[in-house]
């Protein structure tokens, strides 16, 4: 240069001018209510503020008591308040590498399924085809009422080498062995299992040795083993104000108890006279929660690393139909055209001038830490290939 | 802002691992004098991407768009 991996850090500055929303602090004005208006002065979106897919804080719900059930997780060790997150091996896959990726426990416990095709889809199967017996008919030879041989048919019967079907056919190649074949035998390769060593916290990993064991796939199909879960969620939930038609109809039901304690059943335990459904009907304003928290900077220590200790600064949005914005100028960045210089044979690359155009994806709503997604352009390592030196 | 639910021919519904199907519709043909009804035929899809399996609409994971619900008097 060209292709590619991986990783970091921004997400325009700066002034001027008009706004928008909270907060201190001053004036006015008032139905005294931090009401209602003017001014100063200071704050004022994100790296994903998304998606709501995971853990958690926080609130409640009278026990958040028990059994089943339903659900979720799933290699190993750490990290963490927690996780299905991160971080470091393991081991399988994919690439030439750099490096990615894996919902990665059990199919050697037990059930299902494996469509079509195929003879058979699993402790299997004989459709072709190979071989053995028998029975019959042909043909040939001969030592001639028989015997041999060859061949076609038909029972029966062995075979899993060969064909052929399938995504998948119950190790492989070679020798021996048979009537024909087969791990039946044997040797050598591949797996498995089982036992001893070694190595490593462990997942696993090397290394001897026995065992002919060869056992399909599938658990993101039921299951089985382990391990976790009580539930709902700032419209939680407290408080203050409004509003009245606490109407009207069903159903159930008052110790033989409806029904509720916000889960699925049950059981226990608590209230329990009411409690559910449909119909209509009013009211939907404040105000706590609210932003100081597993926070952020930065310095150092420990650890490979996630991430934790100790120290020293710092306050950094809190709106509620929902504030964060616009416009102008300048500068900086990016892209097109103009003109001038300078290098260079030459495409062409550099600085200037002047004009235009552009700057993604997206907007907090109770708060964290994570994955996902969406996105702009920069900036560093690294790996393949080529070509020069 | 939290919760739940979906998505298959143009429209509406089935299909829950093995070839996507009905009904309306639209087109064509046939019946009849001509239109209806009947009948036969065709046409045309599984929201998107990626995994799991031999095989995906159906399982799992990511995304997009659509829809329900909700305080108080009670």
């Nucleotide at each position: 240069g060209a292709a590619g991996c991986a990783g970091g850090a921004c997400a325009g500055a700066u002034g001027a001018c008009c706004g928008c929303u909270g907060c201190u602090c001053c004036g006015c004005c008032u139905u005294c209510g931090a009401g209602g208006u003017g001014g100063a002065g200071g704050g004022g979106a994100g790296g994903a503020a998304a998606g709501u897919c995971c853990g958690g804080g926080c609130u409640c719900c009278g026990a958040a008591g028990g059994a089943c059930a339903a659900g979720g997780c799933g290699c190993u060790g750490g990290g963490u308040a927690a996780u299905c997150c991160c971080c470091a091996g393991u081991c399988c896959c994919g690439g030439u590498a750099a490096c990615g990726g894996g919902c990665a426990g059990g199919a050697a416990a037990g059930u299902g399924c494996c469509a079509c095709a195929g003879a058979a889809a699993g402790g299997a199967a004989a459709c072709c085809g190979c071989c053995c017996g028998c029975g019959c008919c042909g043909a040939u030879g001969c030592u001639u009422u028989g015997c041999a041989u060859c061949g076609a048919c038909g029972c029966g019967g062995g075979u899993a080498a060969g064909g052929g079907u399938g995504a998948a056919a119950g190790g492989g190649u070679g020798a021996g062995g048979u009537a024909a074949g087969a791990g039946c035998u044997c040797a050598c390769c591949a797996g498995g299992c089982c036992u001893g060593c070694c190595g490593g916290u462990g997942a696993c990993g090397g290394c001897a040795g026995g065992u002919g064991c060869u056992c399909g796939g599938u658990a993101a199909a039921c299951c089985c083993c382990g391990c976790c879960u009580g539930g709902a969620g700032c419209a939680a939930g407290g408080c203050c104000a409004a509003a009245u038609a606490g109407g009207g109809g069903g159903a159930c039901g008052u110790u033989c108890g409806a029904g509720g304690g916000u889960g699925g059943u049950c059981c226990g335990u608590c209230c329990a006279a009411g409690u559910c459904c449909c119909c209509g009907g009013g009211u939907a304003g404040g105000u706590c929660g609210c932003u100081c928290g597993a926070u952020c900077u930065u310095g150092u220590c420990g650890g490979u690393a996630a991430c934790g200790g100790c120290g020293a600064g710092g306050c950094u949005a809190g709106a509620u139909g929902a504030a964060u914005g616009g416009u102008c100028a300048u500068c900086a960045c990016c892209c097109c055209g103009u003109a001038g210089c300078g290098g260079g044979u030459a495409a062409c690359c550099g600085c200037u001038u002047c004009g235009g155009g552009g700057g993604a994806c997206a907007g907090a709503a109770c708060c964290c830490g994570g994955c996902u997604u969406a996105u702009g352009g920069c900036c560093u390592g690294c790996u393949u290939c080529a070509a020069c030196a | 802002u939290g919760g739940g639910g979906g998505a298959u021919c143009g429209u509406u519904c089935a299909g829950u691992g093995g070839c996507a199907g009905g009904a309306c519709g639209a087109c064509g043909g046939g019946u009849u004098c001509u239109g209806g009804c009947c009948c036969c035929g065709u046409u045309a899809a599984c929201c998107g991407a990626g995994g799991u399996u031999c095989g995906a609409a159906u399982c799992c994971u990511c995304g997009u768009c659509c829809c329900c619900c909700a305080g108080c008097c009670a």
Predicted 3D model of RNase P RNA and transfer RNA as a complex of 463 nucleotides. The prediction has a mean pLDDT of 77. It holds a member of the Rfam family "Bacterial RNase P class A".